[in-house]
Model confidence (mean pLDDT): 76 of 100. This is a predicted complex of two RNAs, RNase P RNA and transfer RNA, with 433 nucleotides together. It holds a member of the Rfam family "Bacterial RNase P class A". Rfam links the family to the GO terms tRNA processing, dimeric ribonuclease P complex and ribonuclease P activity. From the family's description: Ribonuclease P (RNase P) is a ubiquitous endoribonuclease, found in archaea, bacteria and eukarya as well as chloroplasts and mitochondria.

RNA sequence: GCUGGCGGAAGGAUGGUCGCUGGCCCCCAGGCGGGGCCAGAGGAAAGUCCGAGCUGCACAGAGCGAGGGUGCCCGGCGAAAGCCGGGGCAGCGCCCGUUCCCAGGUGCUGACAGUCCAGAUUGGCACGCGGGAAACCGCGUGAGAGCAACAGAGACCAUUCCGGGCGUGCGGCUCUGCCGUGCGCCACGGGUGAAAAGGGCAAUCCUCCCCGCAGCAAUCUCCGACCCGGCCGUUAUCAGGUUGCUCGCCGAGGCCGAAGGUGAGAGCAGUCGUCGUCGUGAGGCGGCGACCGGUCGUUUUCGACCGAGAGAGAUGACCAUCACGAACAGAACUCGGCUUACUCUCCGUCAGUGCUC
RNA sequence: GCGGGAGUAGCUCAGUCGGCAGAGCGUCUGCUUCCCAAGCAGAAGGUCGCGGGUUCGAGACCCGUCUCCCGCUCCA
Numbered sequence: 001g002c003u004g005g006c007g008g009a010a011g012g013a014u015g016g017u018c019g020c021u022g023g024c025c026c027c028c029a030g031g032c033g034g035g036g037c038c039a040g041a042g043g044a045a046a047g048u049c050c051g052a053g054c055u056g057c058a059c060a061g062a063g064c065g066a067g068g069g070u071g072c073c074c075g076g077c078g079a080a081a082g083c084c085g086g087g088g089c090a091g092c093g094c095c096c097g098u099u100c101c102c103a104g105g106u107g108c109u110g111a112c113a114g115u116c117c118a119g120a121u122u123g124g125c126a127c128g129c130g131g132g133a134a135a136c137c138g139c140g141u142g143a144g145a146g147c148a149a150c151a152g153a154g155a156c157c158a159u160u161c162c163g164g165g166c167g168u169g170c171g172g173c174u175c176u177g178c179c180g181u182g183c184g185c186c187a188c189g190g191g192u193g194a195a196a197a198g199g200g201c202a203a204u205c206c207u208c209c210c211c212g213c214a215g216c217a218a219u220c221u222c223c224g225a226c227c228c229g230g231c232c233g234u235u236a237u238c239a240g241g242u243u244g245c246u247c248g249c250c251g252a253g254g255c256c257g258a259a260g261g262u263g264a265g266a267g268c269a270g271u272c273g274u275c276g277u278c279g280u281g282a283g284g285c286g287g288c289g290a291c292c293g294g295u296c297g298u299u300u301u302c303g304a305c306c307g308a309g310a311g312a313g314a315u316g317a318c319c320a321u322c323a324c325g326a327a328c329a330g331a332a333c334u335c336g337g338c339u340u341a342c343u344c345u346c347c348g349u350c351a352g353u354g355c356u357c
Numbered sequence: 358g359c360g361g362g363a364g365u366a367g368c369u370c371a372g373u374c375g376g377c378a379g380a381g382c383g384u385c386u387g388c389u390u391c392c393c394a395a396g397c398a399g400a401a402g403g404u405c406g407c408g409g410g411u412u413c414g415a416g417a418c419c420c421g422u423c424u425c426c427c428g429c430u431c432c433a
Base pairs, nucleotide, nucleotide: 001353002352003351004350005349006348007347008346009345010343012322013321014320015319016318017317018316020040021039022038023037024036025035026034027033042328046339047338049337050336051335052334053333054215055214056213057212061247062246063245064244067211068210069209071208072087073086074085075084076083077082088112089110090109091108092107093106094105095104113207114206116124117123118122125142126141127140128139129138130137131136144205145204146201147200161190162189163188164186165185166184167183168182169181170180171179172178173177219266220265221264222263228257229256230255231254232253238251240250241249260432261431270291271290272289273288274287275286276285277284278283292307293306294305295304296303297302358429359428360427361426362425363424364423367382368381369380370379376413384400385399386398387397388396406422407421408420409419410418
């Protein structure tokens, strides 16, 4: 210098023309007209993987069951999920020099809860809860099962296949011993395998701990029209009720089908109050005031500006300049995370590689 | 928008408890026939959508990702 991985920052600005959505204002000959001003996507808006707000169901209850849970320890932030720092443990790499192993150091990664000890009717230890100023005291918990193909003699409380060692029987010989062979014992070496007695696997069942269910197409309100058929039930020995069963609670309507229609508003665009205006209405919009949040200036304070939002669904296109034709991609109730996708650029770190010294 | 399910040979599907990936149809070759069809015998054909993890070992278990499919409005 190049390439790649990981982490972080940033994710264009200004001007012009045309256009889109929402709001307000002005003009007119009052129409389906014309004009002006203000605001208008992201770091991931994505995947919908977690958590929370919100809504309904007893403003959500008890027990059992089912289902789900990325679950080491300590500290911090946080509403939670989650994130950050430190420590332990495990795996992998490097230091490491001929190779291997152990120890140590260092870097990265990790879904890493659990079956305790002693000799046993008990004690210790660990953890949790309660009491106490503390020492300490009381109560509770510490439970089992399954799997391991092939290879290998043997695969989970074992195993003698080959070699070796010890003991012993028999036979032979050149006889205080050696050779051959049989039996028993030893897990020392070899070989097989991921693993050979030490354990491994809970992203196997299980145990402990934690979790109520559903979701804005939730849910609520207004206006108008229509209102047919069947079944169950109406104070309970109970129709039905958010989900399996039992209890408890609520409870006068509930369920299915046919025909028809598919309007408006809230939730929902920072919150509240007041005034004006629009609408038949639920309510909307605007002004003012207070509070909330963000940016900038100033730094006790204060001042200025701003607050996307539809219901066939807006946020765009072109040109010019700035070294400049970026990529991934576009809100639909909101917020906090996680994960995934991406690079015209910049920074850090690691690995590989080229050149030079 | 919300909820749920699926992906295995060319097609339709199995794969139970993790241990050498299968069936039917189709394709190819041979036999049979004068020829074809049918029949008989045999063979080929697989990144288990993709990537990672757990494990000695993954089609299966876990996570991520891609594609496809299904259901859900209100008057009620």